[in-house]
Context: one part of a larger RNA
RNA sequence: UGACGGGGGCCCGCACAAGCGGUGGAGCAUGUGGUUUAAUUCGAUGCAAAGCAAAGAACCUUACUAGGGCUUGACAUGCCGUGAAUCCUCUUGAAAGAGAGGUGUGCCUUCGGGAACGCGGACACAGGUGGUGCAUGGCUGUCGUCAGCUCGUGCCGUAAGGUGUUAGGUUAAGUCCCGCAACCAGUGCAACCCUCGUGUUUAGUUACCACCGUUGAGUUUGGAACCCUGAAAACAGACUGCCGGUGAUAAGCCAGAGGAAGGUGAGGAUGACGUCAAGUCAUCAUGCCCCUUAUGCCCUGGGCGACACACGUGCUACGAUGGCCGACACAAAGGGUCGUGAUCCCACGAGGGCGAGCUAACUCCAAAAACUUGCCUCAGUUCGGAUUGCAGGCUGCAACUUGCUUGCAUGAAGUCGGAAUCGCUAGUAAUCGCCGGUCAGCCAUACGGCGGUGAAUUUGUUCCCCGGCCUUGUACA
Repeated sequence: UGACGGGGGCCCGCACAAGCGGUGGAGCAUGUGGUUUAAUUCGAUGCAAAGCAAAGAACCUUACUAGGGCUUGACAUGCCGUGAAUCCUCUUGAAAGAGAGGUGUGCCUUCGGGAACGCGGACACAGGUGGUGCAUGGCUGUCGUCAGCUCGUGCCGUAAGGUGUUAGGUUAAGUCCCGCAACCAGUGCAACCCUCGUGUUUAGUUACCACCGUUGAGUUUGGAACCCUGAAAACAGACUGCCGGUGAUAAGCCAGAGGAAGGUGAGGAUGACGUCAAGUCAUCAUGCCCCUUAUGCCCUGGGCGACACACGUGCUACGAUGGCCGACACAAAGGGUCGUGAUCCCACGAGGGCGAGCUAACUCCAAAAACUUGCCUCAGUUCGGAUUGCAGGCUGCAACUUGCUUGCAUGAAGUCGGAAUCGCUAGUAAUCGCCGGUCAGCCAUACGGCGGUGAAUUUGUUCCCCGGCCUUGUACA
C1' cells in the first nucleotide's frame, strides 16, 4: 500500500421491512446431470451453466454412429493431354457412384490459338467442427451504470509510498460549495443521441371533416375558415428560471405559483482503470502440435427425440372475481408478390374450390379479457385437461422411429403445495389477447416486441445480502 475481521462510524440498493403475485407439491413442455446406447455430436457448470450457443434436429442442417464408396480429392492456384458446355436414353445400385449408347456445336481470333466449362494424369498441395481459450487476436459475461480510476509539477518521507482524492456540508454521482501544501489535468458521472409526453410552423393524399347516398360495402362532390385527426420534418418548451422558508451571505434542501410536463419528466442506447489464467480454437482469424488411401470427402439408414431417477426454467390447472351457451364492442405495433389472401360455395371442423384487392396511411393477416341474457350451485363436478382409441386434414421426394392439426370417444394426477426460495415501487405488478423473426411444415408453452384492463404497500434502516467512503487491528500478500 492492499486484502481480510462473527472491529467501529457514515451511506446506498426490491437488500431487508410493508405489500402483491409466484416457484418448491400435480400433469405436461423444454434444458441439464446421470444412466443406457453402435451413436445418444460438441461446448456452457455458484451468483455470472441449465427455454444457454440453437432467430426452428423428419432428409438437409449434422459435427455423432453402422454400412456402401473416393484418394490431387466436395473447394483453391499452377502444369500436361483431351473434349466446347449441355441435354436425352439404358444397365446395375439403398443412394453415392460405376458402366454403355446417342444428340450437339456456341463466343473471341493475328487462324497459331485463346476464354469459360467438362473429363483424364503426375506432383506441389488441398482438407480437418482434430488438440491446446493455461500460447493468442477479436468478441462477450461479471462486479456495475457501482462512482470510482489515474497523471504532470510541487511539497512530505531514507524508501516502499503519501498528499492532491482527506475534513465540514450536499448530491443519483470524485455532483457541487467551502476549507486545506497543494495547483492544474485526463478518464469515468452529467449533457450532447433515440423514443414517448405539450404546442407552433411547413404540407392536405391513401388519412381527417362535411354533404348526398346505401341493409351494408362501395362510389361521387366539396374543404383546409372553424372543430377534429395527422403519415414526414423543423422549431419552441424545463433552466431550481420565479416567489417564500431554511442553510454558512455558499452548494443545496423544503413548500408554492405558473405549466402538457418540476427538480435526472419517463424509457432506451451508452459500461472508466481493472477483477475472475471467467467464456469462446465449433462464428471468424491465428501460433504450436497432430491426421494425410484418413482425424479428409460423398451417400443411405439410424442417432442428436433413449428413460429407474435428480435439478433448473416455463405452460396449464386445482375453480364461482369461475366454467359453458348466445348476443355484442374497443387497440397498438408489425409482416406480405416464390407473398398476403377478402367475398362467395362445400365441409360438424381442420380444411378444400373459385380467386377480388394489395408492391400497401388505400388491400389482407385481424383481437381477447371487458359489458350483457341464460344455465351450472361447491361435487373430483358442466372444474381440470393428461393419456389412449378410431376417423380425417395440411406441409413435404418422404411424417415408422420423430411433425403440426381437426372431429368423435376416453377423462389421469390435481382441492393452493414442507424446509426453502424468486420477481416487482406505477401505467409498475397482476391479468388479457395480438404481431414478428427463424421457417416448406413444426414439436414456440420459447425468444423479441405491441397494446387492452389495471392494483396494494413503502412507518423505516435493528437485522440478512451486495456495494461505496473514512477509520482501526493483523503472526496475511

A computed fold for a 477-nucleotide part of an RNA from Eucalyptus victrix, annotated as small-subunit ribosomal RNA, 3' major domain. It matches the Rfam family "Bacterial small subunit ribosomal RNA".